The RNA shown here (SAM riboswitch aptamer (S box leader)) has 95 nucleotides. It matches the Rfam family "SAM riboswitch aptamer (S box leader)". Rfam links the family to the GO term regulation of gene expression. Its mean pLDDT, the model's own confidence on a scale to 100, is 80.
RNA sequence: ACCUUAUGAAGAGAGAUGGAGGGACAGGCCCUAAGAAGUCCAGCAACCUAUUCAGUUAGGUGCUAAAUCCUGCGACAAUAGUCGGAAGAUGAGGA
Numbered sequence: 001a002c003c004u005u006a007u008g009a010a011g012a013g014a015g016a017u018g019g020a021g022g023g024a025c026a027g028g029c030c031c032u033a034a035g036a037a038g039u040c041c042a043g044c045a046a047c048c049u050a051u052u053c054a055g056u057u058a059g060g061u062g063c064u065a066a067a068u069c070c071u072g073c074g075a076c077a078a079u080a081g082u083c084g085g086a087a088g089a090u091g092a093g094g095a
Base pairs, nucleotide, nucleotide: 002094003093004092005091006090007089013041015040016039017038021031022030023029025072026071027070028069042064043063044062047060048059049058050057068087073084074083075082076081
């Protein structure tokens, strides 16, 4: 890299450091020197493991602007839009 499966309109920082970028891709539309990414700390959540087995706690991940920010293919519809899919993300399992 690939396959299977579950989930996704909830939740979470006026912290330290850092210095210009970030929101997967494309098109939009946004965030950002009133400070981006990254790192640390803090927090949220509860997919897996352990303990109990209601929950809690500990560990392995994950997450902490906007619905997975929106659309990207198809069906229905006059439009707005609705439903499904693809893609991507995360967990668990497989190979």